Model confidence (mean pLDDT): 83 of 100. The RNA shown here (transfer RNA) has 72 nucleotides and comes from a Candidatus Woesearchaeota archaeon. Rfam family: tRNA. It is annotated as a transfer RNA. The sequence is in RNAcentral, with records from ENA and MGnify.
RNA sequence: GGGCCCCUAGCUCAAUGGUAGAGCGCCGCCCUCGCAAGGCGGAGGCAGCGGGUUCGAUUCCCGCGGGGUCCA
Numbered sequence: 001g002g003g004c005c006c007c008u009a010g011c012u013c014a015a016u017g018g019u020a021g022a023g024c025g026c027c028g029c030c031c032u033c034g035c036a037a038g039g040c041g042g043a044g045g046c047a048g049c050g051g052g053u054u055c056g057a058u059u060c061c062c063g064c065g066g067g068g069u070c071c072a
Base pairs, nucleotide, nucleotide: 001071002070003069004068005067006066007065010024011023012022013021018055026042027041028040029039030038048064049063050062051061052060
């Protein structure tokens, strides 16, 4: 320098054109003498940044940035 992939809640990941979910973690309640486990409920993200296409984009296209991998 070039090819490909990835960038979504604190962490690990999903959905993939119609205003985003799960597990773990966190908070509260129940249970316990107490803790853990377990049960119930809840908070938390506008989706790396900018632009384009579209009635509408996290999802398609372009640029930039970051990460991984392969080639040189």